[in-house]
RNA sequence: AAAGAGGAUGAGCAUAACUGCCUAAAGGCAGUGACGCAAAGCUACAGGGCCUAAGCCUUACAGGUAUGGCAGCCAGUUGCAAUU
Numbered sequence: 001a002a003a004g005a006g007g008a009u010g011a012g013c014a015u016a017a018c019u020g021c022c023u024a025a026a027g028g029c030a031g032u033g034a035c036g037c038a039a040a041g042c043u044a045c046a047g048g049g050c051c052u053a054a055g056c057c058u059u060a061c062a063g064g065u066a067u068g069g070c071a072g073c074c075a076g077u078u079g080c081a082a083u084u
Stems, first nucleotide, its partner, number of pairs: 002084002012037002017032006035072001041077003047074002049070003055065004
């Protein structure tokens, strides 16, 4: 330098739930907490998918729509112990 994708020593992240705050909602942030994770690091108009629908549109008890979100759905991108 390249390959490698693991049976992870050390280190790291943190699901549900609960509490507080923000938000129209989805969701987010902080604390407690661990379901799990070898990229559960980063990237959200400019790949697909999913959630929400304030505003807007419509044939209006409803339906549609992202300019709001999700990276712990796939994806893209950077990177890692042992090992070769």